This is a predicted structure of a 90-nucleotide RNA (Glycine riboswitch aptamer) from an Alphaproteobacteria bacterium. Its mean pLDDT, the model's own confidence on a scale to 100, is 80. Its Rfam family is "Glycine riboswitch aptamer". Rfam's curators write: This family represents the bacterial glycine riboswitch.

């Protein structure tokens, strides 16, 4: 200096899953209340292949739906990408 990794913003792409019933209102909507179901990809918990410093700890896109979400919007694990910092690797 340059790969390669981590982190952090910006951008870009990003799925899943609903209806009954009543009230109100500005009334093909919209909002409130109540029952029912459904979804996994914000977080968050569980088991566990695997790992390691092995009495113990760490771990998943699997599993549970506490949350959260089933018009649009937002939000979204991930995937890519640009700048910046960082390294004990090469």
């Nucleotide at each position: 200096c340059g790969a390669a990794a981590g982190c952090a913003u910006g951008c870009g792409g990003g799925a899943g899953a609903a209806c009954c019933g009543g009230g109100c209102g500005a009334a093909u909507c919209g909002u409130c209340c109540g029952g029912u179901g459904c979804c996994g990809a914000a977080g968050g918990a569980g088991c566990a292949a695997c790992c390691g410093c092995c009495c113990c700890g760490g771990a998943a896109a699997c599993u549970c739906u506490c949350a959260g979400g089933c018009g649009a919007a937002a939000g979204g694990a991930c995937c890519g990408u640009c700048u910046g910092c960082u390294u004990a690797u090469c």
About this RNA: The source organism's lineage runs through Bacteria, Pseudomonadati, Pseudomonadota and Alphaproteobacteria.